[in-house]
RNA sequence: AGCGCAGAUCCGCUGAGUCGUACACAACGAGCCGGGGACCCAAUCUUCUCGGGGUGAAUCCGCGGGCACCGUCCCGUGGUAGGGCGACCUUUCCCGCCCGAAUCCGUCAGCUAACCCGGUAAGCGGUUGUGGAAGGAGUC
Numbered sequence: 001a002g003c004g005c006a007g008a009u010c011c012g013c014u015g016a017g018u019c020g021u022a023c024a025c026a027a028c029g030a031g032c033c034g035g036g037g038a039c040c041c042a043a044u045c046u047u048c049u050c051g052g053g054g055u056g057a058a059u060c061c062g063c064g065g066g067c068a069c070c071g072u073c074c075c076g077u078g079g080u081a082g083g084g085c086g087a088c089c090u091u092u093c094c095c096g097c098c099c100g101a102a103u104c105c106g107u108c109a110g111c112u113a114a115c116c117c118g119g120u121a122a123g124c125g126g127u128u129g130u131g132g133a134a135g136g137a138g139u140c
Stems, first nucleotide, its partner, number of pairs: 010126005018030004031120006041110001051108001052105004060079007082099005088136006
């Protein structure tokens, strides 16, 4: 000097998941987020399993294979509704790079005022990080 790994501070990203009090623990508030729950409106279902529903962007389709066969389901692959990132913030245009999962309730829930009940996690990246336009904020 280079490469790799690990940790701390700081900065940033997905997400509701932040802040304050207290702090031995437990917890309590604010903010944000989710669920249940009338009239009215909407819907016309379920029927001994092909149940139904929630959180979430995460739906749907084609092809190949597996399950004795079909269905359901599972795996792989290609797309797709939809979603995210590109460094002051918001919107927008161009370009580029990604995700398109998982899980919970337990036969039960449309919307829904009052009212009731919960959550406030987890996971990742980093040393200058695409540009243009409009409107802001901030700094000098």

Predicted 3D model of a 140-nucleotide RNA (c-di-AMP riboswitch aptamer (ydaO/yuaA leader)) from Plantactinospora sp. KBS50. The prediction has a mean pLDDT of 79. The sequence is in RNAcentral, with records from Rfam. Rfam family: c-di-AMP riboswitch aptamer (ydaO/yuaA leader). Rfam describes the family as follows. This family represents a conserved RNA structure found upstream of the ydaO and yuaA genes in Bacillus subtilis and related genes in other bacteria.